This is a predicted structure of a 73-nucleotide RNA (transfer RNA) from an uncultured delta proteobacterium.
It matches the Rfam family "tRNA". By type it is a transfer RNA.

RNA sequence: GGGCCUGUAGCUCAGUUGGGAGAGCGUCUGACUGGCAGUCAGAAGGUCAUGGGUUCGAUUCCCUUCAGGUCCA
Repeated sequence: GGGCCUGUAGCUCAGUUGGGAGAGCGUCUGACUGGCAGUCAGAAGGUCAUGGGUUCGAUUCCCUUCAGGUCCA
């Protein structure tokens, strides 16, 4: 330098007809317990990497840029 893959909650990751943004773990609050741990109930937490395009409507389709991984040279 070129090809391919990945980027969604604090972490690990789902998300297919293009229309609801989610799970587990973690955090916080409450109950149970003498306390811790644990269990149960609830809550907070999101620029869906960036910018643009298509569309009535985009995490999803197209292009650019950035970051990481991998292969070739």
The coordinates come from a structure-prediction model, not an experiment, and the mean pLDDT is 83.